c-di-GMP-I riboswitch aptamer from a Synergistales bacterium, 95 nucleotides, folded computationally. It matches the Rfam family "c-di-GMP-I riboswitch aptamer". Gene Ontology term of the family: cyclic-di-GMP binding. About the family: GEMM was predicted in a large-scale screen for bacterial structured RNA regulatory elements. Its mean pLDDT, the model's own confidence on a scale to 100, is 89. The source organism's lineage runs through Bacteria, Thermotogati, Synergistota, Synergistia and Synergistales. The sequence is in RNAcentral, with records from Ribocentre.
[in-house]
RNA sequence: UCAUCGAAAAGGCAAAGCCGCCGAAAGGCGACGACGCAAAGCCGCGGGUCUAAGGUCUGGGCAAAUCGCCAGGCUAUGAUCGCCGGGCCGCCGAA
Numbered sequence: 001u002c003a004u005c006g007a008a009a010a011g012g013c014a015a016a017g018c019c020g021c022c023g024a025a026a027g028g029c030g031a032c033g034a035c036g037c038a039a040a041g042c043c044g045c046g047g048g049u050c051u052a053a054g055g056u057c058u059g060g061g062c063a064a065a066u067c068g069c070c071a072g073g074c075u076a077u078g079a080u081c082g083c084c085g086g087g088c089c090g091c092c093g094a095a
Base pairs, nucleotide, nucleotide: 005093006092012037013036017032019030020029021028022027035082041088042087043086045085046084047083048080049079050078054075055074056073057072058071059070060069
């Protein structure tokens, strides 16, 4: 110095909840707040999961027909790194 590992120490992050804002939603941002986290730092690359604006299909209804209306199914281009894997960077140094 590096790897494995995680005692100690100095610190770090911030779940739920609540308030405000953004968003169709999932969710995100900020303040308060700590459930916890040795990567709970960063990256949506792979998987999983969440949402369904828009698109599409089905049924109903209106109806001359299309479209508009109601309900439901499918769908990510949206989201989640505090779901997992992977990649990158990183504080300290006992056994």